[in-house]
Context: one part of a larger RNA
RNA sequence: UGCUGGUGUCUGAGAGGAAGGAUCAUUUAGUACGAAAGGAACGAUGAUUCGAGGCCUCUGGUGUAUCGGUUGUCUGACAAGGCAGGCCGAGCAGCUACGCCUCUCAUGGAUAACAGCUGAAUGCAUCUAAGCUGGAAGCCAUCCUCAAAAAGAGACACCGUCUAGAGCGCUUGUAAAAGACAAGGUUGAUAGGAUCGGGAUGUAAGCAUCAAGGCAACGAGAUGUUUAGUCUGCGGUUACUAAUAG
Numbered sequence: 001u002g003c004u005g006g007u008g009u010c011u012g013a014g015a016g017g018a019a020g021g022a023u024c025a026u027u028u029a030g031u032a033c034g035a036a037a038g039g040a041a042c043g044a045u046g047a048u049u050c051g052a053g054g055c056c057u058c059u060g061g062u063g064u065a066u067c068g069g070u071u072g073u074c075u076g077a078c079a080a081g082g083c084a085g086g087c088c089g090a091g092c093a094g095c096u097a098c099g100c101c102u103c104u105c106a107u108g109g110a111u112a113a114c115a116g117c118u119g120a121a122u123g124c125a126u127c128u129a130a131g132c133u134g135g136a137a138g139c140c141a142u143c144c145u146c147a148a149a150a151a152g153a154g155a156c157a158c159c160g161u162c163u164a165g166a167g168c169g170c171u172u173g174u175a176a177a178a179g180a181c182a183a184g185g186u187u188g189a190u191a192g193g194a195u196c197g198g199g200a201u202g203u204a205a206g207c208a209u210c211a212a213g214g215c216a217a218c219g220a221g222a223u224g225u226u227u228a229g230u231c232u233g234c235g236g237u238u239a240c241u242a243a244u245a246g
Stems, first nucleotide, its partner, number of pairs: 005159006014146004020050008033038001051103005059097004066090005071084005092233001107141003114134004168246001170184004190242003193238005198232004206225005213218001
């Protein structure tokens, strides 16, 4: 752009997929078989591994959000900080695998090689010439994904008969390279803030007391105030701010 209004929900022609493959153990069973020695299978159950899809509750990794310790240097000193991801110990969310979950029960149809039935040509015989049956991890379905641009351009419901509606602009993220997609837009919890909760770190500064040592000045450090202080990409609540207006 088309499908000759719009919105929403579908159908499924068709397309794609390997979404499963393999192995082991137990049982079948010391059974069938075999004189004995020996010694199966169909089926069932469980597990492992490779592969596929998804997820972050647990475990591990990262975690230049964060918290703490500490080195050098600078801000006159304390406190608080800057720089070197300085080094080190932890670490929520997120992202991840080394972690977790699923890949199930099977079945049907048409067949291949092959095995057959009936049966002539050829009074017999013959699976084939007419006809019929069985038969594989393979094929087609069943399963998963996409799919009305399927031009034979579909269906249904609703709203409208020239607006229904859509977009821009705005707050955003379950989305994201740009577009797109999704949520919201005051009849509002969309984002920020505030507050409550949860979480991380590990007990802040100041003050008080104690304190090895030291003639003294001073004093590492310890205890209390203090399960503190700091931070929070998480959850709840709340229109305080911005989604006004156009």